Predicted 3D model of a 74-nucleotide RNA (transfer RNA) from Gemmobacter caeni. Model confidence (mean pLDDT): 81 of 100. It matches the Rfam family "tRNA". RNAcentral holds the sequence, with entries from ENA. NCBI's taxonomy places the organism under Bacteria, Pseudomonadota, Alphaproteobacteria, Rhodobacterales, Gemmobacter.
RNA sequence: UGCGGGAUGGGGAAGAGGUCUAUCCCGUCUGGCUCAUAACCAGAAGCUCCCCGGUUCGAAUCCGGGUCCCGCAA
Numbered sequence: 001u002g003c004g005g006g007a008u009g010g011g012g013a014a015g016a017g018g019u020c021u022a023u024c025c026c027g028u029c030u031g032g033c034u035c036a037u038a039a040c041c042a043g044a045a046g047c048u049c050c051c052c053g054g055u056u057c058g059a060a061u062c063c064g065g066g067u068c069c070c071g072c073a074a
């Protein structure tokens, strides 16, 4: 320098135009159970989806630019 892939709650992942209001696992908080802790059960909070702009009636999803991470080539 070129090409490809990725960025989604505190952590890990799914979601590829509307179907629904972003879902699942772990974690956190509250309650239950227990002598107690863990496990288990019930409930709750926490992401406008890396940033800016565009397309569209409608964007996490498509397009352009940028930032960062990973890989390949030189």
Stems, first nucleotide, its partner, number of pairs: 001073007010026004018057001028044005050066005